[in-house]
Molecule: transfer RNA
Organism: Phycisphaerae bacterium
């Protein structure tokens, strides 16, 4: 230098050919339970979907560029 893949909550990830509100598990906060802790139960917070554009009535999803990481080729 060229090619491919990945980037979504604090962490690990899902999101089925674009469709209405973005989710799960773990973790976190509060409450219940307990003498107390753990376990269990209830409720809740937490996301500019890497960044910037484009297409579309509508984009996490499609297109382009950039950035970071990984793999392959030279």
């Nucleotide at each position: 230098g060229g090619g491919c893949g990945c980037a979504u909550a604090g962490c690990u990830c899902a999101g089925u050919u674009g469709g209405c509100u973005a989710g799960a598990g773990c973790g976190c906060a509060u409450c219940c339970c307990u003498u107390a802790c753990a376990a269990g139960g209830a409720u809740g917070a937490a996301g500019u979907c890497a960044c910037a554009g484009g297409u579309u009535c509508g984009a996490g999803u499609c297109c382009u560029g950039u950035u970071g990481c990984g793999c392959c080729c030279a």